[in-house]
Context: one part of a larger RNA
RNA sequence: GUAUUGUUCAGGAACUAGGCAAAUUAGCUCCGUAACUUCGGGAGAAGGAGUGCCCUCAGCAAUGGGGGUCGCAGCGAAACGCGUCAGGCGACUGUUUAACAAAAACACAGGUCUCUGCAAAGUCGAAAACGACGUAUAGGGGCUGACGCCUGCCCGGUGCCGGAAGGUUAAAGGGAGAGGUUAGCCGCAAGGCGAAGCUUUGAACUGAAGCCCCGGUGAACGGCGGCCGUAACUAUAACGGUCCUAAGGUAGCGAAAUUCCUUGUCGGGUAAGUUCCGACCUGCACGAAUGGCGUAACGAUCUGACGACUGUCUUAACAUGCCGCCCG
Numbered sequence: 001g002u003a004u005u006g007u008u009c010a011g012g013a014a015c016u017a018g019g020c021a022a023a024u025u026a027g028c029u030c031c032g033u034a035a036c037u038u039c040g041g042g043a044g045a046a047g048g049a050g051u052g053c054c055c056u057c058a059g060c061a062a063u064g065g066g067g068g069u070c071g072c073a074g075c076g077a078a079a080c081g082c083g084u085c086a087g088g089c090g091a092c093u094g095u096u097u098a099a100c101a102a103a104a105a106c107a108c109a110g111g112u113c114u115c116u117g118c119a120a121a122g123u124c125g126a127a128a129a130c131g132a133c134g135u136a137u138a139g140g141g142g143c144u145g146a147c148g149c150c151u152g153c154c155c156g157g158u159g160c161c162g163g164a165a166g167g168u169u170a171a172a173g174g175g176a177g178a179g180g181u182u183a184g185c186c187g188c189a190a191g192g193c194g195a196a197g198c199u200u201u202g203a204a205c206u207g208a209a210g211c212c213c214c215g216g217u218g219a220a221c222g223g224c225g226g227c228c229g230u231a232a233c234u235a236u237a238a239c240g241g242u243c244c245u246a247a248g249g250u251a252g253c254g255a256a257a258u259u260c261c262u263u264g265u266c267g268g269g270u271a272a273g274u275u276c277c278g279a280c281c282u283g284c285a286c287g288a289a290u291g292g293c294g295u296a297a298c299g300a301u302c303u304g305a306c307g308a309c310u311g312u313c314u315u316a317a318c319a320u321g322c323c324g325c326c327c328g
Stems, first nucleotide, its partner, number of pairs: 001322003005319004010314002014312001019309001027051005036041001038146001052069007070074001082307007089299002094106002110144007122130002147294004152224003157221002159217005166212003172206002177201005184193003225243005252286001253283001264280005
């Protein structure tokens, strides 16, 4: 110097981004056990006592009563929960970036919308096959994500569904008309006219879906305002005016995993708190299945606090192993 090390006076998180790491706890028996709760849990909650050996009594025994005794220490070594409070997120068990991410991400039971009547929809390069030897209490797809209370307004745009009166519209049908060619006719000639046939075109008219159009539809994609004035202190504005819009954000929540200003303001906790908890609402830029708000239980989750405990630290020392160096 180093280590999958060990021990340490006093203090005990003063360390640090953060108690990271380490320490504490630990088995069994008995006592005892709160808020909250979906009444199952929470719970090994928390907290406390005992624990060896010998004799004896009861008992089949396990075990218990009484007495004695040893040690610093009796789950005598080893194996062997630290605990509590509060909050965010996700209900939960589960799954995941083999080899930097295990999570709040994915999944999930449940909810809802939509498609599908069976030769189903859907998947698939043909066929075959799957779906399914199933049949709407079934199968496919989308979104949400236990449970509780709920899920507001807007159909103008986009999408989807329905409608068929009108407008537009393809191929096709149709064929008015036009051109080319030339038997023939006219002409002295140059040339002109020109039937039928063949051929090149070709107007009107007929003509589906779609689109325009008319309705519906939000647990479809999505969206959910501004300015001015007003109450007998002030302040504020239940109230009024006006402009715009398809409609102007309802309930609930709110400096939030969302708050820029911001370490907002007040309260709590601390001697001292950019974090944390409870409020306020001035929501830069929450908001209702892209779900809103709660929620017992659960979590190698994230955040804050406390107890216990400790070499994390004040501040370092010693021991052990290994390596290095020095002396012999």
RNAcentral holds the full RNA, with entries from MGnify. Predicted 3D model of a 328-nucleotide part of an RNA (large-subunit ribosomal RNA, domain IV) from a soil metagenome. Rfam family: Bacterial large subunit ribosomal RNA. Its mean pLDDT, the model's own confidence on a scale to 100, is 87.